[in-house]
The RNA shown here (transfer RNA) has 76 nucleotides and comes from a Candidatus Methanomethylophilaceae archaeon.

């Protein structure tokens, strides 16, 4: 320098023939319990890496940048 993959909630991830975002764990509150744990219920939490484009509508399609990982190459 070139190519590919990945970036979504605090963590690990799902969601792609475009229609407005979910799970598990964790956290908070409550129930239960002599107490804790476990269990159960409820709740909070994300402008989906950045910027731009297409579209009535973008996590999803296109372009740019960026971070991580992998492969290839160049110089010495």
């Nucleotide at each position: 320098g070139c190519c590919g993959c990945u970036g979504u909630a605090g963590c690990u991830c799902a969601g792609u023939a475009g229609g407005u975002a979910g799970a598990g764990c964790g956290u908070g509150u409550g129930a239960c319990u002599g107490u804790u744990a476990a269990u159960c219920a409820c709740a909070a939490g994300g402008u989906c890496c950045u910027c731009g484009g297409u579209u009535c509508a973008a996590a999803u399609c296109c372009g740019u940048g960026u971070a991580g990982c992998g492969g290839c190459g160049c110089c010495a």
Its Rfam family is "tRNA". Rfam links the family to the GO term triplet codon-amino acid adaptor activity. Rfam classes the family as a transfer RNA.
The prediction has a mean pLDDT of 81.
RNAcentral holds the sequence, with entries from ENA.